[in-house]
Formats: sequence, structure tokens, C1' cells
RNA sequence: CAGCCCGUAGCUAAAUUGGAUAAAGCGCCCGGCUACAAACCGGGAGAUUGGGGGUUCGAGUCCUCCCGGGUUGG
Repeated sequence: CAGCCCGUAGCUAAAUUGGAUAAAGCGCCCGGCUACAAACCGGGAGAUUGGGGGUUCGAGUCCUCCCGGGUUGG
């Protein structure tokens, strides 16, 4: 310098051919249970999906530029 892949909640991670309110687990907060704690049970908060722009009735998904990480080649 060029090609390819990835970026979604604090962490991990799903989302069908573009389709309706973006799941779930761990963690966190509250409550139950317990002598207390852990485990277990119930409830709750937390994301406009790395950033900008575009296409579309509709974008996590498609296009484009940029940022970060990985990988291959030179």
C1' cells in the first nucleotide's frame, strides 16, 4: 500500500429474503429464601447496533466515506 473478515447493553452474544416493540446468558439493582452468605426463585433498569452520509414505505442487515481490531499478500 492492497484484498478479505469483524465492530450490537459493563462482558459474551442472536436477529430468516431488508419487515413490525433489537432477543438471551453473565454481571448490576430491588425483593423472596437463609442465622448470614452462596446457590436457587421472582421482578427491574441498561442498546436508537463503532461514527457520518446515502438508498428504501421501512436499514443491525444494502451502498459509500471514516475510525478501531484481526488476517492474507507485497

A computed fold for a 74-nucleotide RNA from a marine sediment metagenome, annotated as transfer RNA. Model confidence (mean pLDDT): 83 of 100. It matches the Rfam family "tRNA". From the family's description: Transfer RNA (tRNA) molecules are approximately 80 nucleotides in length.